[in-house]
RNA sequence: GCCGGUGUAGCUCAGUUGGCCAGAGCACGUGAUUUGUAAUCUCGGGGUCGUGAGUUCGAAUCUCUCCACCGGCU
Repeated sequence: GCCGGUGUAGCUCAGUUGGCCAGAGCACGUGAUUUGUAAUCUCGGGGUCGUGAGUUCGAAUCUCUCCACCGGCU
């Protein structure tokens, strides 16, 4: 230099060819239980879906640019 893959909550990930309020587990916080802690149960907070732009009535999803990481080729 060329090619491919990944990027979504603090962490690990799902989201099947555009449309239902962006979700799960763990973690975190409240409450219940307990002499207390842990465990268990209940409720809750937390997201510009890597950046910027484009297409569209509508984008996490399609297109382009850039960034970071991983792999391959020369």
This is a predicted structure of a 74-nucleotide RNA (transfer RNA) from a Flavobacteriales bacterium. Its mean pLDDT, the model's own confidence on a scale to 100, is 81. Rfam family: tRNA. It is annotated as a transfer RNA. Taxonomically the source falls in Flavobacteriales (Bacteria, Pseudomonadati, Bacteroidota, Flavobacteriia).